[in-house]
Molecule: THF (Tetrahydrofolate) riboswitch aptamer
RNA sequence: GCUAGAGUAGACACCAUGCGUUAAGUGUCCGGGAAUGGGAUGUCGUCCCGGGACGAAAAGCAACUUGCUUGCGGUUCGGUGUCGCGUCCGCUGC
Numbered sequence: 001g002c003u004a005g006a007g008u009a010g011a012c013a014c015c016a017u018g019c020g021u022u023a024a025g026u027g028u029c030c031g032g033g034a035a036u037g038g039g040a041u042g043u044c045g046u047c048c049c050g051g052g053a054c055g056a057a058a059a060g061c062a063a064c065u066u067g068c069u070u071g072c073g074g075u076u077c078g079g080u081g082u083c084g085c086g087u088c089c090g091c092u093g094c
């Protein structure tokens, strides 16, 4: 100098695990905040806190008030796989 590539937050699928099924969680709306390729900046997206509205799938067995099994929940955590930064600089390769 040239051209190509890797890597974030996270999304989805599967496996495993827990929680709820006495309704928490998830989703949705409003307000505030945070972190977001190694650096800078920024968009989308993500997360946290407070508040509002909405809102559910149980069944069987043992037992005698608890346990187990099968389900259910846009459910939690973990693992694996696939996907995954606009601009400038950096990194790897040439």
Base pairs, nucleotide, nucleotide: 001094004092005091010083011082012081013080014079015078018075019073020072021071028052029051030050031049032048033047034046038089039088040087041086042085058070059069060068061067062066